[in-house]
Context: one part of a larger RNA
RNA sequence: UCAUACUAAAGGAAUUCAGCAAAUUAACUCUGUACGUUCGCAAUAAAGAGAGCCAUUAACAAUGGUAACAUUAAAUAAAAAGUAACGACUGGUUAUCAAAACCAUAGGACUCUGCUAAUUGAUAAAAAGUAUAGAGUCUGACGCCUGCCCGGUGCUUGAAAAUAAAAAUUUUUGUUUGAGCUUAAAUUCAAAUUACAAGUAAACGGCGGUUCUAACUAUAAGAAUCCUUAGGUAGCGAAAUUCCUUGACGGGUAAAUUCCGUCCUGCAUGAAUGGCGUCACGAUUGCUUUACUGUCUCUAGUAUGAAUUCA
Numbered sequence: 001u002c003a004u005a006c007u008a009a010a011g012g013a014a015u016u017c018a019g020c021a022a023a024u025u026a027a028c029u030c031u032g033u034a035c036g037u038u039c040g041c042a043a044u045a046a047a048g049a050g051a052g053c054c055a056u057u058a059a060c061a062a063u064g065g066u067a068a069c070a071u072u073a074a075a076u077a078a079a080a081a082g083u084a085a086c087g088a089c090u091g092g093u094u095a096u097c098a099a100a101a102c103c104a105u106a107g108g109a110c111u112c113u114g115c116u117a118a119u120u121g122a123u124a125a126a127a128a129g130u131a132u133a134g135a136g137u138c139u140g141a142c143g144c145c146u147g148c149c150c151g152g153u154g155c156u157u158g159a160a161a162a163u164a165a166a167a168a169u170u171u172u173u174g175u176u177u178g179a180g181c182u183u184a185a186a187u188u189c190a191a192a193u194u195a196c197a198a199g200u201a202a203a204c205g206g207c208g209g210u211u212c213u214a215a216c217u218a219u220a221a222g223a224a225u226c227c228u229u230a231g232g233u234a235g236c237g238a239a240a241u242u243c244c245u246u247g248a249c250g251g252g253u254a255a256a257u258u259c260c261g262u263c264c265u266g267c268a269u270g271a272a273u274g275g276c277g278u279c280a281c282g283a284u285u286g287c288u289u290u291a292c293u294g295u296c297u298c299u300a301g302u303a304u305g306a307a308u309u310c311a
Base pairs, nucleotide, nucleotide: 001306002305003304004303005302006301007300008299010297011296014295019292028050029049030048031047036041038141052066053065054064055063067071079290080289081288082287083286084285085284086282087281091103092102107139108138109137110136111135112134113133119125142277143276144275145274147207148206149205152204153203154200155199156198157197158196162194167188168187169186170185171184174181175180208226209225210224211223212222235269236266247263248262249261250260251259
């Protein structure tokens, strides 16, 4: 000096990206228990109290006595509360730096499939099943909901016409004994595709601009105009999305680029690429409080071990 244990006056997060690490709490019995809620929970919520030994006794109850700073006397055995984000939950995941907000999930929806089923490159399977079934895709409990656009791309359906492969028939060229192979015409029949039309968005996707206007001002319910297939509805909103930005206001602090609430000027929110809420749950993430502490002010000491120096 380092490592591993342990202790520490006064203060108590001033440390730090962050209470990381450590400390606190702890089992049992009794009392008691809020907001919220899907009425199951939340909940061991929180917050409190108790305990030894002896005598008496059926009793470990009750009563009395009695010792200690301390009686679950050592050891073992939750720190707690509030708020917001995300994901409903239990579960799974980068064997060997990531456990999560990722995946899955029940629930929801669409599409395909009538059974010699679709699906699968082929077997196997699907299924010894039969549309309340099977397969594919998206979303992801629950609650309230899921707006407008079919112009583009995709998919589905469709009558006629165009295009015209392949096939069939007749003839024909070359070769051959022949079957056959082969060349070139004519006729017939003409599929898919493309094109056209319609439908379809819980298919891929998309969801405007300019100018003016109310008797203070400001703002614009409203008006005009251009463009578009249609111009973003409900909801939410400086957000895990906000550049300007430490936006503005309020709360919390003595002091807050974080946090919570509100506003809306949404650079560039928005509805199963789901939107907004939400009890419970989470080794998830942000913020706050109580308790607690060597994290720190500011280090010191003890034990054990290692390293180093000297002998």
Description:
Large-subunit ribosomal RNA, domain IV from Chondracanthus serratus, 311 nucleotides, folded computationally. Taxonomically the source falls in Chondracanthus (Eukaryota, Florideophyceae, Rhodymeniophycidae, Gigartinales). It matches the Rfam family "Bacterial large subunit ribosomal RNA". A source record names the gene rnl. The coordinates come from a structure-prediction model, not an experiment, and the mean pLDDT is 84.